Predicted 3D model of a 75-nucleotide RNA (transfer RNA) from Planctomycetes bacterium GWF2_41_51. It matches the Rfam family "tRNA". Its family is annotated with triplet codon-amino acid adaptor activity in the Gene Ontology. About the family: Transfer RNA (tRNA) molecules are approximately 80 nucleotides in length. It is annotated as a transfer RNA. NCBI's taxonomy places the organism under Bacteria, Pseudomonadati, Planctomycetota. Its mean pLDDT, the model's own confidence on a scale to 100, is 81.
RNA sequence: GCCCUCAUCGUCUAGUGGUUAGGACACCGGCUUCUCAAGCCGGCAGCAGGGGUUCGACUCCCCUUGAGGGUACCA
Numbered sequence: 001g002c003c004c005u006c007a008u009c010g011u012c013u014a015g016u017g018g019u020u021a022g023g024a025c026a027c028c029g030g031c032u033u034c035u036c037a038a039g040c041c042g043g044c045a046g047c048a049g050g051g052g053u054u055c056g057a058c059u060c061c062c063c064u065u066g067a068g069g070g071u072a073c074c075a
Base pairs, nucleotide, nucleotide: 001071002070003069004068005067006066007065010025011024012023013022018055027043028042029041030040031039048064049063050062051061052060
C1' cells in the first nucleotide's frame, strides 16, 4: 500500500428495511427488612461522524475516524 471484520445506554449484548431500538448488570427512587444484602416494582441512559438510495435506514451503498486481523513490496 491492498483486502477483510467490527463500532448500539456507564459496561456487556440482541436487533438481515416498517419495534415506542429490547435484555442483563450497574446507577437512582420506592416497597420489604431492626440494619445491610437479597428480592419485588418503577425510573435514567444508546445506534462513531458525514453523504447517498428508499415512501421508510441501527439495518443497504460511498467517504471519513477509531479498533482488530490478513497479505504484498522495499530494506